[in-house]
RNA sequence: UCUCGAUAAAGGCAAAGCAGGCGAAAGCCUGUGACGCAAAGCUUUAGGGGCUAAUGACGCAUGUCGUUUAUGCCAGCCAGCUGCCGAA
Numbered sequence: 001u002c003u004c005g006a007u008a009a010a011g012g013c014a015a016a017g018c019a020g021g022c023g024a025a026a027g028c029c030u031g032u033g034a035c036g037c038a039a040a041g042c043u044u045u046a047g048g049g050g051c052u053a054a055u056g057a058c059g060c061a062u063g064u065c066g067u068u069u070a071u072g073c074c075a076g077c078c079a080g081c082u083g084c085c086g087a088a
Base pairs, nucleotide, nucleotide: 004086005085012037013036017032018031019030020029021028022027035076041081042080043079047078048077049074050073051072056068057067058066059065060063
């Protein structure tokens, strides 16, 4: 240095829920709260996968309807990039 990840050390992040707010929704922000996480750090039209469907298109039984569509969203789904420590 690389691989790897320990009842190590110093720390870090913060799920669900609840309260308030934003959003059409998915979801996000703040506070609280800790399920967990060796990257639960950063990155998404331009790696893949998933969620929603406002808008548009089409359909019809014309509706608080159905199908489809991401430029919207998820990185705590894989993934890419970077990083603390140093036992076996």